Transfer RNA from Trichonephila inaurata madagascariensis, 73 nucleotides, folded computationally. The organism belongs to Trichonephila inaurata, within Eukaryota. Its Rfam family is "tRNA". Rfam classes the family as a transfer RNA. Rfam describes the family as follows. Transfer RNA (tRNA) molecules are approximately 80 nucleotides in length. The RNAcentral record of the sequence draws on ENA and Rfam. The coordinates come from a structure-prediction model, not an experiment, and the mean pLDDT is 81.
């Protein structure tokens, strides 16, 4: 340089053009317990990497860029 993968909550991930963008784990508070752990309940969380475009409507599709991983020369 070329090609491929992936970028979504502090972390791991789901989300094939239309739901208030969800799940797990975490954190905080509470219940239970002699205490801890476990369990249960509630709360808490997002410029969907950035910009532009297409569309009535974009996390999703196009293009460019940024940062990461891999293959190849």
């Nucleotide at each position: 340089g070329u090609c491929c993968c992936a970028g979504u909550a502090g972390c791991g991930c789901a989300g094939u053009g239309g739901a208030u963008a969800g799940c797990g784990a975490g954190u905080u508070g509470g219940a239970c317990u002699u205490c801890u752990a476990a369990u249960c309940c509630a709360a808490u969380g997002g410029u969907c990497g950035u910009g532009c475009g297409u569309u009535c409507a974009a996390a999703u599709c196009c293009c460019a860029c940024c940062a990461g991983g891999g293959a190849u020369g």